[in-house]
Notes: A computed fold for a 73-nucleotide RNA from a Pseudomonadota bacterium, annotated as transfer RNA. It was read from a public genome assembly. The organism belongs to Pseudomonadota, within Bacteria. Its Rfam family is "tRNA". The family's RNA type in Rfam is transfer RNA. About the family: Transfer RNA (tRNA) molecules are approximately 80 nucleotides in length.
RNA sequence: GCCAGUAUAGCUCAGUUGGUAGAGCGGCGCAUUCGUAAUGCGCAGGUCUUCGGUUCGAGUCCGAAUACUGGCU
Numbered sequence: 001g002c003c004a005g006u007a008u009a010g011c012u013c014a015g016u017u018g019g020u021a022g023a024g025c026g027g028c029g030c031a032u033u034c035g036u037a038a039u040g041c042g043c044a045g046g047u048c049u050u051c052g053g054u055u056c057g058a059g060u061c062c063g064a065a066u067a068c069u070g071g072c073u
Base pairs, nucleotide, nucleotide: 001072002071003070004069005068006067007066010025011024012023013022019056027043028042029041030040031039049065050064051063052062053061
């Protein structure tokens, strides 16, 4: 330099055909216990990397940029 992949909650990741963004773990509260852990119930937490385009409507489609990973030279 060229090609491909990835970017979504604190972490690990889903998100099907474009139509109100989710799970597990973690955090907080309550219950349970003599107490802790474990368990059960509930709650909070998001500019979906950034910029632009298409569309009535974009995490999803198109273009560019940035970061990371892999391959080729």